Two RNAs folded together computationally: RNase P RNA and transfer RNA, 505 nucleotides in total.
[in-house]
């Protein structure tokens, strides 16, 4: 020069005008001024917090749910970051829900002999039996004396029956109960050796994952848990339409269910109850009968269950459900685990310290419209130059992606035109 | 703003604790019948099972990310 891998930042710019929203400020008010005003995702709501209610939500079991190699970060995380394993790439560097199948259970279609304590279809071996050829060796007959024909015995081949032996070889699958060579043996087999592979493993390194590995085991344990299931940890539920105030407006609502409606003490503050004054208001006694109490105990406070405590109710408490009315207003509300710079520490996520930096709130919802100049990219037209691929210059059309706060944050996924940057691998070339 | 569910032939729906050439109605179209039409009978065609990556040998089915409709809470 090509090509290729990780990352970081941007994502129009300036000015004029004319609105919209929140704050400050001047004004009796109308209004005037000043100043702030969308994102790397604001989005999907997919994790995981703050915050709020739901009596506290303390501890245990139960039940659903989630997460899984180690070690760190963090408030938390299913994020991050180093690392080990396993994959793929010539490299840089991707990428992987990566725990247990030797606790159990279920599955494993089709093909295939046999699919999980598996099987014998085609093979091959041995044995026995019929049937057919039959070397040699014996009889017999012929004979040209080379041998022919015949018959009995027969190793032994072959076709086919049963009966055994095996699992190498054929073929099937997504998977076939180690793999390759020699040895063996009727023919084969870890039956035996060598390597390989796989189980177990003293020891040694490492915080651990894990890596190595004397030695020892003749193989035994097939897959799948993104199926049930075990093991470990982790999790109460609901959601800013959560929730509190005030205002206004009705309603003083309906229905269905669970528990309870005890005991004992106190005093005269309170209301009865009796007595005395008074016309009455009210004073002044007396009484523990009822009512009453910051009393005590039972009991109750039900929506998986148990339990402690504390609060609450004690003659009432509770829990599910249905229906009506209001639809204003204040607050939650944005300064916060924040975000930049800077030093220090870590290898890194991060963490600690400094900082005269920087930070939008609407409430049926604001952050926009319009010129004007210039940037980038693209199209078209003329010129020039050339290593034909392009580069220059002039002129013109026409031009900016994804998207858009909604209680707040960390994070992941996802969309995203284009430009600027930084490090690294490969291969060419030239010095 | 939050929560929750669903997508399979033109439509309306089974199949979704994994093994199929994905079925069934109603419509489409084609024939038979009629003078023609309906209904009747007969046959055909029509699906990337909403999209996409994974897990398995195998995926409509499982898991995960997306798009797209619905419904519900003051």
């Nucleotide at each position: 020069g090509c090509g290729g891998a990780g990352g970081g930042c941007u994502g129009g710019a300036u000015g004029a005008u004319c609105g919209c929203g929140g704050g400050g400020u001047c004004g009796c008010a109308a209004g005037g001024u000043c100043u702030c005003g969308a994102g790397g995702a604001a989005a999907g709501u997919c994790c995981g917090g703050a915050c709020u209610c739901c009596c506290g939500u303390u501890g245990g079991c139960a039940a659903g749910g989630g997460u899984g190699c180690c070690g760190g970060g963090u408030a938390a995380c299913g994020c991050c970051c180093g690392g080990c394993g396993g994959g793929g790439g010539u490299a840089a560097c991707c990428c992987c829900a990566g725990g247990g199948a030797a606790a159990g259970c279920g599955c494993c279609a089709c093909a295939g002999a046999g699919a999980a304590g598996a099987g014998a279809c085609u093979g091959c071996c041995c044995u026995u039996g019929c049937c057919g050829c039959g070397a040699a060796c014996g009889g017999a007959g012929g004979u040209u004396c080379g041998c022919c024909u015949u018959c009995g015995c027969a190793a032994g081949c072959g076709u086919c029956a049963a009966g055994g032996g095996u699992a190498a070889c054929g073929g099937u699958g997504a998977a076939a109960c180690g793999g390759u060579g020699g040895g063996g043996u009727a023919a084969a087999a870890g039956c035996c050796c060598a390597c390989c592979g796989c189980g177990g493993g003293a020891c040694u390194g490492g915080c651990a994952a894990c890596a190595g590995g004397a030695c020892c085991g003749g193989c035994a344990c097939g897959g799948c848990a993104a199926g049930c299931c075990c093991c470990a940890c982790c999790c109460g539920g609901a959601g800013c339409a959560a929730c509190g105030c005030c205002a206004a407006a009705u309603a003083g609502g309906g229905g269905c269910c669970u528990c309870g409606c005890g005991g004992c003490a106190g005093g005269a503050c309170u209301g009865g109850u009796c007595c005395c004054g008074g016309a009455a208001a009210c004073g002044g006694g007396a009484u523990a009968c009822c009512g009453c109490u910051c009393g005590c105990c039972a009991g109750g406070g039900a929506c998986g269950c148990c339990a402690a405590c504390g609060c609450c109710c004690g003659a009432g408490a509770g829990g599910c459900c249905c229906g009506g009315g209001u639809u204003g207003g204040c607050a939650g509300c944005u300064u916060g685990a924040c975000c930049g710079c800077c030093g220090u520490g870590g290898u890194g996520a991060c963490a600690c310290g400094g900082u005269u930096g920087g930070c939008a709130g609407a409430g049926g919802a604001a952050u926009g419209g319009u010129c004007a100049u210039c940037c980038a990219g693209c199209c078209c037209c003329g010129g020039a130059u050339c290593a034909c691929g392009g580069u220059c210059c002039g002129g013109g059309g026409g031009g900016g992606a994804c998207a858009g706060a909604a209680u707040c944050c960390g994070g992941c996924u996802u969309a995203c035109a284009g430009g600027c940057u930084c490090u690294c691998c490969g291969c060419g070339c030239a010095u | 703003g939050g929560c929750c569910c669903c997508g399979u032939a033109g439509c309306u729906c089974a199949g979704c604790c994994g093994g199929a050439u994905a079925g069934a109605g109603c419509g489409a179209c084609g024939g038979u019948u009629u003078c023609c039409u309906a209904a009747a009978c007969c046959g055909u065609a029509g699906g990337c099972c909403g999209c996409g990556u994974g897990u398995u040998c195998g995926a409509a089915u499982c898991a995960c990310g997306c798009c797209g409709g619905g419904g519900u809470c003051a």
The coordinates come from a structure-prediction model, not an experiment, and the mean pLDDT is 77.
Rfam match: Bacterial RNase P class A.